[in-house]
About this RNA: Model confidence (mean pLDDT): 80 of 100. Predicted 3D model of a 77-nucleotide RNA (transfer RNA) from an uncultured Planctomycetia bacterium. It matches the Rfam family "tRNA".

RNA sequence: GCCGUCGUAGCUCAACCGGUUAGAGCGGAGCACUCAUAAUGCUCAGGUUGGCGGUUCGAGUCCGCCCGUCGGCACCA
Numbered sequence: 001g002c003c004g005u006c007g008u009a010g011c012u013c014a015a016c017c018g019g020u021u022a023g024a025g026c027g028g029a030g031c032a033c034u035c036a037u038a039a040u041g042c043u044c045a046g047g048u049u050g051g052c053g054g055u056u057c058g059a060g061u062c063c064g065c066c067c068g069u070c071g072g073c074a075c076c077a
Stems, first nucleotide, its partner, number of pairs: 001073004006068002010026004019057001028044005050066005
């Protein structure tokens, strides 16, 4: 350099064929329970869906470019 994969909450991952409200577990905060702690239960917060642009009535999802990750190939005077 070329090809491909992946990028969504602090972490690990969902989201069917594009369909209007992006969810879960863990973690965090608060409350309940208890003599107390753990455990458990309830509630809450937390997201520019990597970035920019495009298509569309509508984009996490499709297209282009860029950034990063991983893998393969090539190059290595």